[in-house]
RNA sequence: AGAGUUUGAUCCUGGCUCAGGAUGAACGCUGGCUACAGGCCUAACACAUGCAAGUCGAGGGGCAGCAUGGGCGGGGUUCGCCCCGUCCGAUGGCGACCGGCGCACGGGUGAGUAACACGUAUCCAACCUGCCUCCGACCCGGGUAUAGUCUUUCGAAAGAAAGGUUAAUCCCCGAUGCCAAGGGUUUCCCGCAUGGGCUUCCCUUGAAAGGAUUCCGGUCGGAGAUGGGGAUGCGCUCCAUUAGACAGUUGGCGGGGUAACGGCCCACCAAGUCAUCGAUGGAUAGGGGUUCUGAGAGGAAGGCCCCCCACAUUGGAACUGAGACACGGUCCAAACUCCUACGGGAGGCAGCAGUGAGGGAUAUUGGUCAAUGGGCGCGAGCCUGAACCAGCCAAGUAGCGUGAAGGACGACGGCCCUAUGGGUUGUAAACUUCUUUUAUACGGGAAUAAAGGCGUCCACGCGUGGUCGUUUGCAUGUACCGUAUGAAUAAGGAUCGGCUAACUCCGUGCCAGCAGCCGCGGUAAUACGGAGGAUCCGAGCGUUAUCCGGAUUUAUUGGGUUUAAAGGGAGCGUAGGCGGGGCCUUGAGUCAGCGUGUGAAAGUUUGCGGCUCAACCGUAAAAUUGCAGUUGAUACUGGGGUCCUUGAGUACAGCACAGGCAGGCGGAAUUCGUGGUGUAGCGGUGAAAUGCUUAGAUAUCACGAAGAACCCCGAUUGCGAAGGCAGCCUGCCGGACUGUGACUGACGCUGAUGCUCGAAAGUGUGGGGAUCGAACAGGAUUAGAUACCCUGGUAGUCCACACCGUAAACGAUGGACACCCGCUGUUGGCGAUACACAGCCAGCGGCCUAGCGAAAGCGUUAAGUGUCCCACCUGGGGAGUACGCCGGCAACGGUGAAACUCAAAGGAAUUGACGGGGGCCCGCACAAGCGGAGGAACAUGUGGUUUAAUUCGAUGAUACGCGAGGAACCUUACCCGGGCUUGAACUGCAGCGGAACGGCGCGGAAACGCGCCGGCGAGCGAUCGCCGCUGCGGAGGUGCUGCAUGGUUGUCGUCAGCUCGUGCCGUGAGGUGUCGGCUCAAGUGCCAUAACGAGCGCAACCCCUGUCUCCAGUUGCCAUCAGGCAGUGCUGGGCACUCUGGAGGGACUGCCGUCGUAAGAUGCGAGGAAGGGGGGGAUGACGUCAAAUCAGCACGGCCCUUACGUCCGGGGCUACACACGUGUUACAAUGGGGGGCACAGCAGGGUGCUACCUGGCGACAGGAUGCCAAUCCGGAAAUCCCCUCCCAGUUCGGACUGGAGUCUGCAACCCGACUCCACGAAGCUGGAUUCGCUAGUAAUCGCGCAUCAGCCACGGCGCGGUGAAUACGUUCCCGGGCCUUGUACACACCGCCCGUCAAGCCAUGAAAGCCGGGGGUGCCUGAAGUGCGUAAC
Repeated sequence: AGAGUUUGAUCCUGGCUCAGGAUGAACGCUGGCUACAGGCCUAACACAUGCAAGUCGAGGGGCAGCAUGGGCGGGGUUCGCCCCGUCCGAUGGCGACCGGCGCACGGGUGAGUAACACGUAUCCAACCUGCCUCCGACCCGGGUAUAGUCUUUCGAAAGAAAGGUUAAUCCCCGAUGCCAAGGGUUUCCCGCAUGGGCUUCCCUUGAAAGGAUUCCGGUCGGAGAUGGGGAUGCGCUCCAUUAGACAGUUGGCGGGGUAACGGCCCACCAAGUCAUCGAUGGAUAGGGGUUCUGAGAGGAAGGCCCCCCACAUUGGAACUGAGACACGGUCCAAACUCCUACGGGAGGCAGCAGUGAGGGAUAUUGGUCAAUGGGCGCGAGCCUGAACCAGCCAAGUAGCGUGAAGGACGACGGCCCUAUGGGUUGUAAACUUCUUUUAUACGGGAAUAAAGGCGUCCACGCGUGGUCGUUUGCAUGUACCGUAUGAAUAAGGAUCGGCUAACUCCGUGCCAGCAGCCGCGGUAAUACGGAGGAUCCGAGCGUUAUCCGGAUUUAUUGGGUUUAAAGGGAGCGUAGGCGGGGCCUUGAGUCAGCGUGUGAAAGUUUGCGGCUCAACCGUAAAAUUGCAGUUGAUACUGGGGUCCUUGAGUACAGCACAGGCAGGCGGAAUUCGUGGUGUAGCGGUGAAAUGCUUAGAUAUCACGAAGAACCCCGAUUGCGAAGGCAGCCUGCCGGACUGUGACUGACGCUGAUGCUCGAAAGUGUGGGGAUCGAACAGGAUUAGAUACCCUGGUAGUCCACACCGUAAACGAUGGACACCCGCUGUUGGCGAUACACAGCCAGCGGCCUAGCGAAAGCGUUAAGUGUCCCACCUGGGGAGUACGCCGGCAACGGUGAAACUCAAAGGAAUUGACGGGGGCCCGCACAAGCGGAGGAACAUGUGGUUUAAUUCGAUGAUACGCGAGGAACCUUACCCGGGCUUGAACUGCAGCGGAACGGCGCGGAAACGCGCCGGCGAGCGAUCGCCGCUGCGGAGGUGCUGCAUGGUUGUCGUCAGCUCGUGCCGUGAGGUGUCGGCUCAAGUGCCAUAACGAGCGCAACCCCUGUCUCCAGUUGCCAUCAGGCAGUGCUGGGCACUCUGGAGGGACUGCCGUCGUAAGAUGCGAGGAAGGGGGGGAUGACGUCAAAUCAGCACGGCCCUUACGUCCGGGGCUACACACGUGUUACAAUGGGGGGCACAGCAGGGUGCUACCUGGCGACAGGAUGCCAAUCCGGAAAUCCCCUCCCAGUUCGGACUGGAGUCUGCAACCCGACUCCACGAAGCUGGAUUCGCUAGUAAUCGCGCAUCAGCCACGGCGCGGUGAAUACGUUCCCGGGCCUUGUACACACCGCCCGUCAAGCCAUGAAAGCCGGGGGUGCCUGAAGUGCGUAAC
C1' cells in the first nucleotide's frame, strides 16, 4: 500500500466482498509448564444455608453461664487432699439491659436519569462540617425518672401490657458567661451590586460528666484541616412523519421554610417566560479519566482499575444523627415467599461463597486477620467475605519446553508419476556422540517483620525516643539452590481455484456436499469426501459474533449534480450568509508571550531501576493539543466615525419589440340556412363498408347566419423571469438597450420559511358552440382487435369569474461578479449622412485554441480559471409507494419511510450480431421456360412397430439408393445352442516331449474329442530353427466416452473475404490501413487518402477439351505406286491424311470506333479455330456449427478377463398395420409390337474375355479358336424405312401368382439372379406443396466399369448418340457481400423480455374478537408521615 466482482472486450460511476488490528467473548478440534492480570455482557429474576458491624466493664445497674476464692453440708481418703450439692458478685470476667461511639465508611449494581447528572472553568459578600490539630475560657450546686430485675396478665408465636424497685458519661433545674446568637450604639478600612471586615458600650438568652494507677474524657468559643451543600459559562445521542410549549407558569412586594440562596412554599399584584441558534414531545442511554482503531482528522466503546452520580423487591414517608430521607434501621401501601393454634406474624444476597432459572456463556457454600486499611477501646485486644492469599477456567498477555550435533545404500515402509532408469516423504529414521531446561526422587531453604506486641533498663521538655530480652507468617517447606536418573514426561490446528502462501492421486457424478465474494459439482473436480505431499501459525489453531480500518462509500482535512444518483418550473423578497476604495478609532475575533492557576491518580510515551528474561511492577520526566487569568501586537475580519465613485440606482435624450391588459375593426376558409341551376350518385379506403342522396344529395351561383383561428410577410428574427406571445387600429401599463456623465453615495449579491406567477388536461358557476374531437356508436381489419383506418359524435376546445399547481415546466446545464486565443453570420443602437469598410455596447447563432471532461462533448451565452449564496445527491428494486401531517370542491398535489430482496443496477464509447431500418451489389434466389417429385405398382433407405435377435452408426438445410463400390454360409459386430481359457492370431522365458509334415478310422450338426499308420540329417554330441503340452509374463475386446483427442470429412462457400508489421489516432476496448468515387466474377484494378507495405484467400501457374505447327510412326492410317481376294489395309510400300502421345505456338482489350482522368465498359467492328475468364476439372482463406466419425485407422481415460475374449452349427440383419425420403416402370399413338438397315466413346479381359460350330424357343450347355491386348473378344440404342394396332384399362402397363427350367455355389427353405409358358393388379398425368436446369445444358437413348462365385444394380461412377425452350427485369421469397443507422441483443432475434395464473414456501399486512403496556388532564376515595389547632398526660 491494495485486491475480487457489472462487459464479448473497454473506460467511468457505483455498491457488495476480502486481506489488518481488537474483545469481559462463545463454539469445534487439540493441550506440557510458569508468571501476571481477568472471569453472569442474559432475568435491577427468585433465593435454601453460613458468614459480611460491631465495640467499650477505664460510663452504669447488675450476675444467666464459665473460671477462681470463701462459707455450709455430704461422700471418698494413701489424711497431703479430691469429688458432689448449696450459699456469697468477693475476684477474673461477662449473656441480656441502660449509656457512648460506630452502623451515612468499606463492599455491590447500573434499573432510573438527556439532567448543572457528569466533565471543565469560575463563584458563594448566600452555607454546614462528628472524630483530628492549634488557641482561649471553664467543669459549681441540686433533682426526677427509666430499662434491667421481681410479681401479675394476654398471646400458638412474634411479642405486648400493668404494678413494685434501681444506677449512670441517661435526662432535668439552678448558678457562672471569656465568648456566641439577637437587638441597639460607635471608630476605622475595604469591595463587584446586595454589601463585607475591625472596634467601643448597653440589654436579652444559652454550658458542662465523670472514670481511672500514670491517663482518658466533658462544656462554651475562635482558627485550621477534611468532607459536604448551592449557583453560573461552555461541552454532552437520535427523530421536525414531535412546531408550538407553559398557570406556580415568568417576574415583583411581603412572608414562611432551610445550614444556606431561590416560586423551594404561600397570600396579593402584573402578564409574562421558552422556542427553527430546535422549545415541547418521543426513543435510547449512567457520565468522565480512559479503551480499540486510524497517517491524522475522526469513528466506535465506557468490562477490569480510579473519580462522580443514582439505586438497594416496587412505590411513598419521615425519625435519629455532625452527616441518611439510610443495602444487612423504622413506618405505610403493593407484589411475592415462608410460619401459624387462622386470631396473627416473619422476610428482602444489585455484600462473600452458594442454589434454581434465563442463556451460546462466566469460578470455591476455601484459608487468614501475618501484612495494608477500617470501627470500638487507655490498652491488651475484639470485629472486619474490606483486604491478603489459595482453588477452578488456554478466557487473555508474556516467557520456557517437547532435544542438540553428526549421520546416504539417499535403507524399509507409504504415496505418486514413469521415457520403469527413477522421484518424493528425507538427515527425516536407524545408528554414533552430547546436553538435562522441564519432569521424577532426595536434600537444603528464604524475603515479605528495618513493622508491631509484651517485659526490663536508659534519656529528657513526661510521652516520645532508644538498649536488651522475648514474641507474632495464612500463603509455605512455597519461591529459590543443590544432587541423582535418563531423550527420558510433553504437538497440534487450519488451509492448499482466484483474491491468498501452499498440488497431485483416488472416490463421487448438479448426487453427496462446499462457499467470505466471484463461484465449484451433470464421469478425467488442484473448489465436494479420503489419502500422500505442501503452506501458515504453534500450546494453540480455526469458526461465529461485534467495533474501527481499508471506505476520499457523508468528502473540515477530502466528493459531487448536461447524459451515471443529484439544479428547486420561474420570479419577488424576510431572517441569515457574503460583500468596493481612502483615513481615524476600538481591540471582540485573531496572533504572540508568561518563574500564572488548573488539567487527580492510574493509563500513554521516554529514561533509569526491580522480579533469572519478558509480560508485570517501581521511580522520574514528557505529554495531557483543554479551560481560565494576565501582558502585549493590530496586518486581516468585525464594531464605531468620516470621506470617495468605479458596484448599484436616479435623471435627461433616443430606439426596437408576436411584452401584458382592455375596446373596436377586417378578409379568406369551414359549417349551417334560404333561393336558383342541375342529375345520379356522393363520400371514403390498401381495398371496402357504415354514412349522405330521386323527399333531389355531391357539384355550382347568389344572399344570409354563426363561431373559432389569423395564409403570405416569417427568418437557428424579435419580446418576456419562466409558463409563454403572431390579422389590423386605438388607449393604458411593464421591462430592456444605446447615448450623455448631471444627481445619490455601497444604497450590493444570494436567499431557508414566506408571497406571487405558472402550458395542457381537469374542476365549479354562467354563457357560447363553427371546426376539431377523449368517452360512446357503427363499418372495416384481424385468430381476436375493447387499437391503428373509415362514418358519425358527447364532454371539452372559445369567453367571464373562481379553483387546480403539475409536465421530457429541457439548454435534462441555479443565480451574481471577475478573468482567460480567435474566425464567421445575424438583430437593435451609437459614431451628423451612407448602398462601401472597419470600430463600440447589448442580444441571438455556427465553428474552433488552451483548458476541462469517463467519454460523447463544452469551449467569453463554459461543462475553463476563481469568489459568494441557495437547492439537491449518496447501490438497484420495494417506491415517489405506505402511514402521519398540510393543501384542494374533487381529481389529486406537497412532505416522504421501513420490512424484505438482489450483486449488481447504471453512464459513455468499442467490436460484432440482428432489424417486417436505409443505400449499393450478387447467386437457377425470384421471374420467364423445359422436365420432374407429391397420386399408382415395384425397388431401395429411414422412422415406427414386432422379434430370441431384427447388430451399430448417420437425423433441418449439411441423415434417409448414406458408412455398404455386392448380408444365402462367410462377411457379422446381433440372437439361440455346443465348445476353449496363455486363449483364434502375435511374442518373451523355463521345463518336458516330438522332426516338421502327410495320411486314415470312429463319435458328433460342426467346432471338438478319441485312436491308428508313415516320416530328417548318418561319425557322435549339443545348440538354434519347427511342432505339441505344462507354467510364468504379455494378450484380446466392432465394450463406453467424437463433449478427452489425432487424422479425415460435410456445410456456410469458390462466398470475397480474413489478418499482420511499422507508423499515426484514442486513457482504453479499439480504430486507421480494409473507408470514399469509379470499375470488376473477385479486397479485380484505378483515382483519392495518416498511412506505407506485406501475408492467407481471388486470379495465374496444373489437368482435360477446342485450333495449328514440329517430332515420332506400330498393333493405328491408306492419298499416290504395285500385287491380291469370298474385294477385308489383306500384302509390298509409305507416314501425306485421320489418329496416337510428346514438345511448342495461339488470346493480350493487342487493333479500330464511342464513352471515361484512369482502371475499364461497349460494338452481332475487323482479323481469328477460339474474344474479352473460350468450355470443364483439380484447387476450399481466418473461422462457424462442442457438425460427423472411438465401427476404417490411430490414441488418453474408464470397463470385461473360464468372458463384454475366442471357435463352431443354426437363426437374424430380408420381419410388416403403418409413415416419410430417393429411385425404377408406367399411365400410351412424338406411342406399343414385328421386320429390315446405320452410326459411338469410355473402359475391361488369364481358374479371364471368347470368335466360330452343334443342341435348346430361351436362360444356357457341349466342343473349338484368337488374345497377357491401338493386334483377339463384344448386336449400341434412340434414329431411319416397311407392316400392324386405332384411343380401349387396350396389341398400353407390367406387379402379383402358378408351372417348367438354366447358372453360380459345400449349400439357393428362411433368402439369389436369369429363362420359357401361363396369369395380367394398380395406374387414364397426380391436392396443398415442392425439386432440378441458362447450351452441347435440360430432356431423351443406349454402352462400359468397380465391388463380385452368384446377386436382389431400377443404385453409384463414367462414356458417347440425338438435342431444345427461356431470362422483360431485381418489386417480392431464400441465401450472401460492402457501407451506414438503431439496439436494453453478445448462448448474439430460435436473442432479450413484460404481465396474469396452479401448488408449496418466505416476509409483511388485514381480520370477528381476546389480552396487555405507556402518557396527559379532570374528579372521587385516601395509608404511613410531616405541619398546625384543640384537649389531656

About this RNA:
The RNA shown here (small-subunit ribosomal RNA) has 1433 nucleotides and comes from a sediment metagenome. Its Rfam family is "Bacterial small subunit ribosomal RNA". The prediction has a mean pLDDT of 84.